[in-house]
RNA sequence: GUGGCUGUGGCGCAGUGGUAGCGCAUCUGAUUGUGGUUCAGAUGGUCGCGGGUUCGAACCCCGUCAGCCACC
Numbered sequence: 001g002u003g004g005c006u007g008u009g010g011c012g013c014a015g016u017g018g019u020a021g022c023g024c025a026u027c028u029g030a031u032u033g034u035g036g037u038u039c040a041g042a043u044g045g046u047c048g049c050g051g052g053u054u055c056g057a058a059c060c061c062c063g064u065c066a067g068c069c070a071c072c
Base pairs, nucleotide, nucleotide: 001071002070003069004068005067006066007065010024011023012022013021018055026042027041028040029039030038048064049063050062051061052060
């Protein structure tokens, strides 16, 4: 340089055009002599960034950034 894959809460992931979800973690409460376990609840992301298409975009299109893989 060329081609491809990935990017979504603190972490690991789901979500194939119609209100962004799950698990772990964190916080609060219950339980316990304390801690842990268990149970109930809560906080937290406008989806890497910019633009376009659409009534409507995490999802489709263009550009761009980062990481990884292959080729040269």
Molecule: transfer RNA
Organism: Candidatus Omnitrophota bacterium